[in-house]
RNA sequence: GGGUCGGUAACUCAGCAGGUAGAGUAUCGCCCUUUUAAGGCGAGAGUCACGGGUUCGAGUCCCGUCCGACCCACCA
Numbered sequence: 001g002g003g004u005c006g007g008u009a010a011c012u013c014a015g016c017a018g019g020u021a022g023a024g025u026a027u028c029g030c031c032c033u034u035u036u037a038a039g040g041c042g043a044g045a046g047u048c049a050c051g052g053g054u055u056c057g058a059g060u061c062c063c064g065u066c067c068g069a070c071c072c073a074c075c076a
Stems, first nucleotide, its partner, number of pairs: 001072007010025004019056001027043005049065005
């Protein structure tokens, strides 16, 4: 340098063919319990890596950039 895959909540990951962004874990609150744990219910938490484009509408499609993993090539 070329290619493939990935970047979504604090963490691990979903998101189906473009139509209000979700789950689990963690955190916090309440219930339960003699207490803790476990269990039940609920809450907060997101510029969907960044910038453009298409569209009535983009996490999703297109272009560029950055970061990570792997493969290939090149140089010494």
Molecule: transfer RNA
Organism: Armatimonadota bacterium